Predicted 3D model of a 253-nucleotide part of an RNA (large-subunit ribosomal RNA, domain VI) from Phocicoccus pinnipedialis. The coordinates come from a structure-prediction model, not an experiment, and the mean pLDDT is 88. Rfam family: Bacterial large subunit ribosomal RNA.
[in-house]
Context: one part of a larger RNA
RNA sequence: CGUAGGAAAUUUGAGAGGCGCUGUCCUUAGUACGAGAGGACCGGGAUGGACAUACCACUGGUGUACCAGUUGUCGUGCCAACGGCAUAGCUGGGUAGCUACGUAUGGACGGGAUAAAUGCUGAAAGCAUCUAAGCAUGAAGCCCCCCUCAAGAUGAGAUUUCCCCAUUAGAUGCCAGAGAGAUGAUCUGGUUGAUAGGUUCGGCGUGUAAGUGUGGUGACACACGUAGCGGACGAAUACUAAUCCAUCGAUGA
Numbered sequence: 001c002g003u004a005g006g007a008a009a010u011u012u013g014a015g016a017g018g019c020g021c022u023g024u025c026c027u028u029a030g031u032a033c034g035a036g037a038g039g040a041c042c043g044g045g046a047u048g049g050a051c052a053u054a055c056c057a058c059u060g061g062u063g064u065a066c067c068a069g070u071u072g073u074c075g076u077g078c079c080a081a082c083g084g085c086a087u088a089g090c091u092g093g094g095u096a097g098c099u100a101c102g103u104a105u106g107g108a109c110g111g112g113a114u115a116a117a118u119g120c121u122g123a124a125a126g127c128a129u130c131u132a133a134g135c136a137u138g139a140a141g142c143c144c145c146c147c148u149c150a151a152g153a154u155g156a157g158a159u160u161u162c163c164c165c166a167u168u169a170g171a172u173g174c175c176a177g178a179g180a181g182a183u184g185a186u187c188u189g190g191u192u193g194a195u196a197g198g199u200u201c202g203g204c205g206u207g208u209a210a211g212u213g214u215g216g217u218g219a220c221a222c223a224c225g226u227a228g229c230g231g232a233c234g235a236a237u238a239c240u241a242a243u244c245c246a247u248c249g250a251u252g253a
Stems, first nucleotide, its partner, number of pairs: 001152001005163007015149004021049007033038001051106005059100004066093005071086006110144003117137004164252001170248004174190005195241003198237005204230003211224005
């Protein structure tokens, strides 16, 4: 821009893409078969591999704005307590998020038409013949079934609801943001408000802060005290910031 008014929501599916794999074991059954050695079809069940998709409850990884320990050095006048730098100084842990080595699920079942092949009936050709007319079986393959996209499918579809004369229905700008993200976009909100921050409570992490007291010559230990501190997690709470407002948008050829 189009889809002959403008919108919001829900859809149909022409068409396109994806998937499609396979082992071992048990049973049927040591049966059929076979002199024996050996050893099935058909059918039923269990459990794997690789691959694919999704997810983070579990097990782990990561986690440079979380906690603790610790070395050297510089600084805050000194002690103590802290801060800077040294790969994040090094080390031990670790929430959210992201993840696999973790977890879950999948290939199916079924239908249709067939290939090779196997047949029925059956002439040409009094017989025979699966074929010439006709009819039936038959594959991991083909078309459906399953999953995803999909009306620019210009063949532009359908349904429901809303809007009528300066703006409405609606949308955008702008702002707070994240289940989104390079930017646009998408999504959640904008005071009739829990959108983000803060605060409080909780969860979770770390592991018992500082200070004071007591004991010890001291390193240190113990008590107040499962303490103190804390990024992303959950809830509550308008304390702070989403103010005010502006623009676009149907006369139905």

Taxonomically the source falls in Phocicoccus (Bacteria, Bacillati, Caryophanales, Salinicoccaceae).